[in-house]
Record summary: Small-subunit ribosomal RNA, central domain from Ottelia alismoides, 348 nucleotides, folded computationally.
Context: one part of a larger RNA
C1' cells in the first nucleotide's frame, strides 16, 4: 500500500496564512474531449515466438507436422443524462458597500492608588521573628509596634461571571493614540471570485540563550538552622541567576476539548452574551456565540448527543503489539542548549 481506524486502548500535525495538487452552485446552447454503444466485411492493420484452441498422422497418452482461430486495440458509424472543455446567462456559496455595535483583540505613549521593601525622621522600650516544637536571623550602636516624608520596582483588589475577545499562544488599573478582525440588519453592487492544503512562509507560553538596561518582592543555584538512622529533601532563615524592560535567539509543552479544517441535515427544555423584529406586564420570533440536562442515534464502556464523538461529502496530517526509542546514524536549522527529521541488530 490496502482494510479499519485516531475524546479515555496506537494515532489529530501548537496555531494560522497559502503557490501546486484534489474537490467544488444554478440553468442554457455548442462541439464530441472522456466515456458508453451499435453494426459491417474474408474492407484494411496489428495482436513476436513459445504456450492455449483448432486440423492431420490407424491414435487414449505423448510425439511430429500444418495452417487457422484468438471477444481486443486501431479504422469506421451512432449517442450525449453525468463528468471535463467553450459559449452566454443566473443568485441560494463567497465577497463589497450603507446602518447600526459589543469586546480584557494587538501596538505605542502617558498617568493614578493600595500593598510589601528600603531610606529620612519624630514618638517609645526590650524584645522582635519564626514553627508541629525550635534555632538560626534582627535588636540598647534602640529593633518590633506606631506618626510623617521620601526612593524604587513590579502587579493589577473589589467590578468578576459557566462573562466576553482572540487562527492559537494568549488579553484585566485608568486615559489617549493607532490598528486587525467579529455580529445584527436592511437593501444596494458583484456574479461561483469557493473549500482544503504536501512542499512553503509567518505568528508560537514558560524556560533557556546574547547584548545593554533595571532589580521592590518573590527565588533554582548556593549557605545556614532544625528534622532524620542518614536528609545533597519536606519546614525556618538568608540568598545569586532569573523573573521586569528593549533588541535579537530559541520553536518547544498535560500547545488539552487529550476531539484537524470546512459544508449540508436533525426531537425537546433550561440557562446566559451581543443584535434585530413583534409585543410591551409577563412573553413570543430570529441570527451569531458561552454553558446546562436529554430523545433518536452512535460508543467496549465511560460518555458524545444541533459547538456530535449523530447521518453524509470534500480534504489535509497521523496510527499498525511491547521494549529497545523518540536512542543511534546522515542531513537541515541553532551562539549554545537543543530542535527537526528518524533507523536497525537484540529482546519478549
Nucleotide at each position: 500500500c490496502u482494510a479499519g481506524g485516531u475524546g479515555u486502548c496506537a494515532a489529530g500535525g501548537a496555531c494560522a496564512c497559502g503557490a501546486a495538487g484534489g474537490c467544488g452552485g444554478u440553468u442554457c446552447a455548442u462541439a464530441g474531449g472522456a466515456u458508453c454503444u451499435u453494426g459491417u466485411g474474408c474492407a484494411a492493420g496489428u495482436g513476436a515466438a513459445a504456450g492455449u484452441c483448432g486440423c492431420c498422422a490407424a491414435a487414449a497418452a505423448g510425439u511430429g507436422g500444418c495452417a487457422g482461430a484468438a471477444u481486443g486495440c486501431u479504422c469506421u458509424c451512432g449517442a450525449u443524462a453525468a463528468c471535463a472543455a467553450u459559449g452566454a446567462a443566473c443568485u441560494c456559496g463567497a465577497g463589497u458597500g450603507a446602518g447600526a455595535u459589543a469586546g480584557a483583540g494587538g501596538u505605542g505613549a502617558g498617568u493614578g492608588g493600595a500593598a510589601u521593601u528600603u531610606c529620612g525622621u519624630g514618638u517609645g522600650u526590650a524584645g522582635g521573628g519564626g514553627u508541629g516544637a525550635a534555632a538560626u536571623c534582627c535588636u540598647u550602636a534602640g529593633a518590633u509596634c506606631u506618626g510623617c516624608g521620601a526612593a524604587g520596582g513590579a502587579a493589577g483588589g473589589c467590578c468578576a461571571a459557566a462573562a466576553g475577545c482572540g487562527a492559537a499562544g494568549g488579553c484585566a488599573g485608568c486615559u489617549c493614540u493607532u490598528u486587525g478582525g467579529g455580529u445584527c440588519c436592511c437593501u444596494a453592487c458583484c456574479g461561483a471570485c469557493g473549500c482544503u492544503g504536501a512542499g512553503g512562509u509567518g505568528c508560537g507560553a514558560a524556560a533557556g540563550c546574547a547584548u545593554g538596561g533595571g532589580g521592590a518582592g518573590c527565588g533554582a543555584a548556593c549557605a545556614u538552622g532544625a528534622u532524620u538512622a542518614u536528609a545533597u529533601a519536606c519546614c525556618c532563615u538568608g540568598g545569586u541567576a532569573g523573573u521586569c524592560c528593549a533588541u535579537g535567539u530559541c520553536g518547544u509543552a498535560a500547545a488539552c476539548g487529550a476531539u484537524g479544517a470546512g459544508u449540508c441535515u436533525u426531537c425537546a427544555c433550561c440557562c446566559u452574551u451581543g443584535g434585530u423584529c413583534c409585543a410591551u406586564g409577563c412573553g413570543g420570533a430570529u441570527c451569531a456565540g458561552g454553558g446546562g440536562c436529554c430523545c433518536a442515534g452512535c460508543u467496549a464502556a465511560c460518555g458524545c448527543g444541533u459547538g456530535a464523538a449523530a447521518g453524509a461529502c470534500u480534504u489535509c496530517g497521523c496510527c499498525u503489539a511491547g521494549g529497545g526509542a523518540g536512542u543511534a546514524c546522515a542531513g537541515u536549522c541553532g551562539c549554545a542548549a537543543g530542535a527537526u527529521c528518524g533507523a536497525a541488530a537484540c529482546u519478549c
Description:
The organism belongs to Ottelia, within Eukaryota. The full RNA is in RNAcentral, with records from SILVA. Its Rfam family is "Bacterial small subunit ribosomal RNA".